[in-house]
Parts: sequence; structure tokens; C1' cells
RNA sequence: GAAGUCGGCCAGACAGUCGCUGUACACAUGUAGUGUGCGGAGGAAAGUCCGGGCUCCAUAGGGCGCGGUGCCAGGUAACACCUGGGGGGCGUGAGUCCACGGAAAGUGCCACAGAAAAUAUACCGCCGAAGCAUCGUUCGCGAUGCUGGUAAGGGUGAAAUGGUGCGGUAAGAGCGCACCGCAACGCUGGUAACAGCGUUGGCAGGGAAAACCCCACCGGGAGCAAGACCAAAUAGGGAAGCAUUAGGUGUGGCCCGCACUGCUUCCGGGUAGGUUGCUUGAGGUGCACGGUGACGUGCAUCCCAGAUGAAUGACUGUCCACGACAGAACCCGGCUUAUCGGCCGACUUCUCCU
Repeated sequence: GAAGUCGGCCAGACAGUCGCUGUACACAUGUAGUGUGCGGAGGAAAGUCCGGGCUCCAUAGGGCGCGGUGCCAGGUAACACCUGGGGGGCGUGAGUCCACGGAAAGUGCCACAGAAAAUAUACCGCCGAAGCAUCGUUCGCGAUGCUGGUAAGGGUGAAAUGGUGCGGUAAGAGCGCACCGCAACGCUGGUAACAGCGUUGGCAGGGAAAACCCCACCGGGAGCAAGACCAAAUAGGGAAGCAUUAGGUGUGGCCCGCACUGCUUCCGGGUAGGUUGCUUGAGGUGCACGGUGACGUGCAUCCCAGAUGAAUGACUGUCCACGACAGAACCCGGCUUAUCGGCCGACUUCUCCU
């Protein structure tokens, strides 16, 4: 210098004018408000996919069912997250990806092709040692066919019953042997996953559990439109007082008639509406200590949106690298997805110069 890997940070800047919203103070109280100060979206506020807090329900203990998780150890309030490690895949490497328990518990599946897709089996081929038949014979045997032997080779397939080599054989075959792989056992190292070594075994029924299933562990349900409080109205309810078969109301000019009906107060109820839940929290920043790390502990310091038809905006000027994705709605920890451009740090590979 080029190419790359991983991690962290920023998300146009400044000024002016006019608004919106929360809050404190002051002034108004002819009450609506006005003024001043301070605060006012994000790294994802998003998807609502996990986990937790909080709230209510029938206190939620057990069983069945259902759902989730699935190498080991640790972190955490918890997790499907994070950290460290093991194993496997990819990369020269920094690194990165992996639902990574069980297939001799059971049931089912493996299209097409192929003999055969799992209690195995034999299409082409190879063999003719063994048995039978026929022919030949130099009587040793040879040829052909059948019964058969075989799984080396070919062929099919995503996948074919350990691999390579030597020996062996009629041809072959873990049939025998060496090495590799595999299994069981033992020893060593490691908290463990696991790794290394040794001995033994000729090798034992392929794949798939993101098919059902089995095993281990975890999970009660619903969600801030949760829930709590105040409370016009209305229906129905309770208590006290009054009225007692008369009275009241309506119709009607009035009477009769007809229709309806106890009255008042309080309690209670809970709709509209309002208040609360609501933002000080598993909180941020700095320092120190412990830890490889995630993280934890201590001290200091800071307060950093809280709306509810729902605010966080509009305009102007100057500058630049010309500005992406996108807008809180109870809160927090994650994951995933979207994203103009820029900055910083650590590391890797290659090339050049000294």
C1' cells in the first nucleotide's frame, strides 16, 4: 500500500422567528389562562418472535394432555439470549456457520431407477472345487448343461451392508494379516462435553427423529382495552320517614268516565366523563476491585419523553461530506428484520521499501 475479518460509536451542524406538550415557580381568579425556567423519540421506538417485572383471575399442589428447549460449564430476574469451551462443516488466515440427546423400545417412511431400500437379495458378470446328467477320454481328467458357489468387477440410485493393500481361493469373501476407521473395556488428562494412549473384538440391523415417538428439563391462564379510585344519568335493589284506598299524574274547557301510579330522603349501583396505573429503573455515567469473558461488587455522581385524538413541528438564513431506515403508548432484557454515509480500535493475508 492492497484485500479482508471482528468489535464499538455517530445518525446533518449552528442561529433566529412562530407554534405543540409535560413540569416547577410567579401572576391572574370576570376563573378559559398568561409569563419565565427546565425537559421533550430510536438504534432499531418496527416485527410482536422469545424471556421477565407488574396486575387480575379459582393460591395455580399432583396427574393427564398440550407446548417449548435439547453437546458441556458458567452468566443472568429469566430466556430460545450472552460468554468461555468441546465436536463437526467452510476459509491460506483473522474468523465464521451448526435444533449438536436417542434409529437393537415400538410403529411408519425411503419417489424414480434398480436384483435388492433392510427378517435382505443377485440383473450382467466371475467360478465349475462339490453333486447329478450327457458326450469325449490317453482313465489322470476334459467339455456342455443343470443343481449350485460368489459379491472382486459392471450397472441403478441421494444412499447398496467398513476402506486400502498383501496373502488366500475354483472364483471370491475379515476367510487370514498390516494400516486406517468402528465398537467394548481399561488407564491418563479435563469440573464436564470430550481428547489421547493401550488392550480386546473381524465388524455387530443403511438413512431419516425439522415422521410419530422415547428420554431429560421447563411452562397455570389472561393481559395496561391488566387493574384500582371518584362519579352526572338510567334500570333494578335496600333502609328510614310520610301517606293511607284516598291522593297524585295524563286526557279534556269542566264533571263523569278512561288510562297510569304510592311520595320524599338516604344508602347502594355503576354508564358518560375524570383521576390513577405512568415512569426512579434488574436505570445512566465515571472510578476502583474480582473474573479469560459474559458479568458481579463497592464508592461517587446524574434524573434523561410520558402524550390520551394522542405533543416532539413549521419557516428563514449560513455551512458541509447534501442527510438512509424510520415515530414512544405499562416497563425492562434479548432475537430478527430495515438502514444514506462516516469515524475509531483490534486482528489476518499478500505485495513493496529500509

Annotation:
Bacterial RNase P class A from a Gammaproteobacteria bacterium, 354 nucleotides, folded computationally. NCBI's taxonomy places the organism under Bacteria, Pseudomonadati, Pseudomonadota, Gammaproteobacteria. The coordinates come from a structure-prediction model, not an experiment, and the mean pLDDT is 77.